The part of an RNA shown here (small-subunit ribosomal RNA, 3' major domain) has 478 nucleotides and comes from a metagenome. Its mean pLDDT, the model's own confidence on a scale to 100, is 85. The full RNA is in RNAcentral, with records from SILVA.
Context: one part of a larger RNA
RNA sequence: UGACGGGGGCCCGCACAAGCGGUGGAGUAUGUGGUUUAAUUCGAUGCAACGCGCAGAACCUUACCUGGGUUUGACAUCUCCGGAAUCUCCUAGAGAUGGGAGAGUGCCCUUUCGGGGAACCGGAAGACAGGUGCUGCAUGGCUGUCGUCAGCUCGUGUCGUGAGAUGUUGGGUUAAGUCCCGCAACGAGCGCAACCCUUGUUCUUAUUUGCCAUCAUUAAGUUGGGAACUAUAAGGAGACUGCCGGUGUUAAACCGGAGGAAGGUGGGGAUGACGUCAAGUCCUCAUGGCCCUUACGCCCAGGGCUACACACGUACUACAAUGACCGGUACAAAGAGCAGCAAUACCGCGAGGUGGAGCUAACCUCAAAAAACCGGCCUCAGUUCGGAUUGCAGUCUGCAACUCGACUGCAUGAAGUCGGAACCGCUAGUAAUCGCGUAUCAGCAUGACGCGGUGAAUACGUUCCCGGGCCUUGUACA
Numbered sequence: 001u002g003a004c005g006g007g008g009g010c011c012c013g014c015a016c017a018a019g020c021g022g023u024g025g026a027g028u029a030u031g032u033g034g035u036u037u038a039a040u041u042c043g044a045u046g047c048a049a050c051g052c053g054c055a056g057a058a059c060c061u062u063a064c065c066u067g068g069g070u071u072u073g074a075c076a077u078c079u080c081c082g083g084a085a086u087c088u089c090c091u092a093g094a095g096a097u098g099g100g101a102g103a104g105u106g107c108c109c110u111u112u113c114g115g116g117g118a119a120c121c122g123g124a125a126g127a128c129a130g131g132u133g134c135u136g137c138a139u140g141g142c143u144g145u146c147g148u149c150a151g152c153u154c155g156u157g158u159c160g161u162g163a164g165a166u167g168u169u170g171g172g173u174u175a176a177g178u179c180c181c182g183c184a185a186c187g188a189g190c191g192c193a194a195c196c197c198u199u200g201u202u203c204u205u206a207u208u209u210g211c212c213a214u215c216a217u218u219a220a221g222u223u224g225g226g227a228a229c230u231a232u233a234a235g236g237a238g239a240c241u242g243c244c245g246g247u248g249u250u251a252a253a254c255c256g257g258a259g260g261a262a263g264g265u266g267g268g269g270a271u272g273a274c275g276u277c278a279a280g281u282c283c284u285c286a287u288g289g290c291c292c293u294u295a296c297g298c299c300c301a302g303g304g305c306u307a308c309a310c311a312c313g314u315a316c317u318a319c320a321a322u323g324a325c326c327g328g329u330a331c332a333a334a335g336a337g338c339a340g341c342a343a344u345a346c347c348g349c350g351a352g353g354u355g356g357a358g359c360u361a362a363c364c365u366c367a368a369a370a371a372a373c374c375g376g377c378c379u380c381a382g383u384u385c386g387g388a389u390u391g392c393a394g395u396c397u398g399c400a401a402c403u404c405g406a407c408u409g410c411a412u413g414a415a416g417u418c419g420g421a422a423c424c425g426c427u428a429g430u431a432a433u434c435g436c437g438u439a440u441c442a443g444c445a446u447g448a449c450g451c452g453g454u455g456a457a458u459a460c461g462u463u464c465c466c467g468g469g470c471c472u473u474g475u476a477c478a
Stems, first nucleotide, its partner, number of pairs: 001478002003475003007472007015462002019426005026317008034308002042053002064303007073128001077127002079124005086103007107117004130292002133290003139286002141281003144277001146275001151190006157166003170181003196269004201237007211226002215224002240263001243257005319419001323378001325376004335366003340359002345354003385416001390411007432454007
């Protein structure tokens, strides 16, 4: 100087407390461990691995296994030889790959024939290619984490033999090393804050594909028209403790009030200091070293990654009456669409099919929002709850749904009556609950990322648990 303490003081955080909802029990989905397997590819492992890499494993992906093939190679550059490229057909084979037949001559230079060149294809030889092989404890880059915590340092000066100290400590204050005052310190840098995006108010401009108050018109903002309103999208305004009162050291600031759409960082996001964990990643990529080179490379078919006595994590659906079912009826936002979204219509109980208007989209489509509301029915039961499982019949995508897709109809109708110890999330448009969209994607979503609808309860307080910040103290620790 640090680190540590079941030392002390001060302070903060959904840390506890106060509340609301859940997990842990059931079924299923998904990930992991374990076991099994020819293979169940590999990585991630307290918080900070486990719906994680994977924004989507039937083939492909794919790295694994079995079998069949191949050796200058699937890919790059160079040398030589031959041929245009390319397309079609037959045949062996699971295919990779072989065998055979036919069509076919383009571009540039020169030109009588012909020759040369570029691109592409085939062959030969070797230099080389290739490796998701090892090492993340050789590395770059990227990322997680403490933590959006308020800290981490430097120059000069001063003090100390020195390590070092001071500044950065102290008194107040703040979300903040935020600011004020004091002080052997005076300044400065990286962080904090602000500048950026979004949302909440308003003004100006613009007015179509959007809007409709006034005037006509219509089944309908449909049409004429209008530029007010809404909305859209560009530029401004607005919030600064600016004003008033009190407290405070005449400070910083705090408390209350006014005005205001908004008040003391208005809400949300992006933004992550010096560093820590030899944290994670050599399987994104890059890369040192090592290793393989008729194989640890490459091609192909099939299988596997989907196994299943079991254990754990994360979710979904429930156990019902604040409910299930049936009928009617209303109100979103944000997105996506041409190898695409697809309306009206017709067929089918339905998944869906036929067909194709319109739309490269404020124009058309996906698109029905759902919970809510109104009416009916069920009357507390393993039920008109719950939907697992299984049988049959189908739809769609796709060369192909056996291993191993999603969905539909009929039938079947399991566990489950609110969950032990323990644990988790959340302080407001939040929790809870309800649907909608997108990426990936041929197909496949209970996951992820977004969007809106309805919309709470509670916070006395900081003794305790956990994590963190500052000061101080002890130490035989570094």